[in-house]
The RNA shown here (transfer RNA) has 72 nucleotides and comes from a Candidatus Woesearchaeota archaeon. Its Rfam family is "tRNA". Its family is annotated with triplet codon-amino acid adaptor activity in the Gene Ontology. Rfam classes the family as a transfer RNA. The prediction has a mean pLDDT of 83. Taxonomically the source falls in Candidatus Woesearchaeota (Archaea, Nanobdellati).
């Protein structure tokens, strides 16, 4: 250097145009003598980033930034 994919909570991950979802973790509370195991609850995210398109963007589009893969 060209193509292609992929970027969302501490991790891992659902979303195909209308205010983001689940698991594991963590913190409170109840069980225990005491851990853990089990129940109930909370907090945690400027959805990579800077435009654009829409009343409306994580979602569509271009840029750069990171990472994967194939060509050269």
């Nucleotide at each position: 250097g060209a193509g292609c994919c992929c970027g969302u909570a501490g991790u891992u991950u659902a979303g195909u145009g209308g205010u983001a979802u689940a698991a594991c973790g963590u913190c409170u509370c109840c069980u225990u003598g005491a851990c853990g195991u089990g129940g109930a609850g909370a907090a945690g995210g400027u959805c990579g980033u800077c435009g654009g398109u829409u009343c409306g963007a994580a979602u569509c589009c271009g840029g750069c930034c990171g990472g994967g893969c194939u060509c050269a």